[in-house]
FMN riboswitch aptamer (RFN element) from Truepera sp. bin119, 156 nucleotides, folded computationally.

RNA sequence: AGCAUCCUUCGGGGCAGGGUGGAAUUCCCGACCGGCGGUGAGGCGCGAGUGGACCGAAUGUGUCCGCCCGCGACCGAGUCCGCGAAGUCGCUGCAGCGACCCGAGCCGGUGAGAGACCGGCACCGACGGUGACAGUCCGGAUAAGAGAAGGAGGUG
Numbered sequence: 001a002g003c004a005u006c007c008u009u010c011g012g013g014g015c016a017g018g019g020u021g022g023a024a025u026u027c028c029c030g031a032c033c034g035g036c037g038g039u040g041a042g043g044c045g046c047g048a049g050u051g052g053a054c055c056g057a058a059u060g061u062g063u064c065c066g067c068c069c070g071c072g073a074c075c076g077a078g079u080c081c082g083c084g085a086a087g088u089c090g091c092u093g094c095a096g097c098g099a100c101c102c103g104a105g106c107c108g109g110u111g112a113g114a115g116a117c118c119g120g121c122a123c124c125g126a127c128g129g130u131g132a133c134a135g136u137c138c139g140g141a142u143a144a145g146a147g148a149a150g151g152a153g154g155u156g
Base pairs, nucleotide, nucleotide: 003156005152006151007150008149009148010147017029018028019027031136032135033125034124035083036082037081038080042075043074044072045071046070047069049067050066051065052064053063054062055060078123079122087100088099089098090097091096105121106120107119108118109117127139128138129137
């Protein structure tokens, strides 16, 4: 230096208001939400260089704007790529293991280029339960987990 490996901690949000009804956070109007990693023409911050403008009588650690380069425990996609959870099937020594499956985007703008930027309008969301059909309520779940952070670890 910090690989294999090990340990600890962390690791999901959301129906306001209204209508119908005997009954609905489940229907209708409307409201609200967006796991993890990657990519990312974006943004922010810091620093160096450089050009210009300004302030001053002036040598300027000066002020502002632009360009460009570098850096970052920084922010940046629900609908792009991949993953997790859930679900289905099989096996099972009942701890688990394997396979399958795994949602949704267009238009306009800018531009050399847009899947990512800006604007607009759309769309998507496991299973079981339920006085009535659920992304948002209750439950499996004080679970699991993509992974994140910190620490240990002298060659395994």
The source organism's lineage runs through Bacteria, Thermotogati, Deinococcota, Deinococci and Truepera. It matches the Rfam family "FMN riboswitch aptamer (RFN element)". The family has 146 seed sequences and 6,230 matches in Rfam 15.1.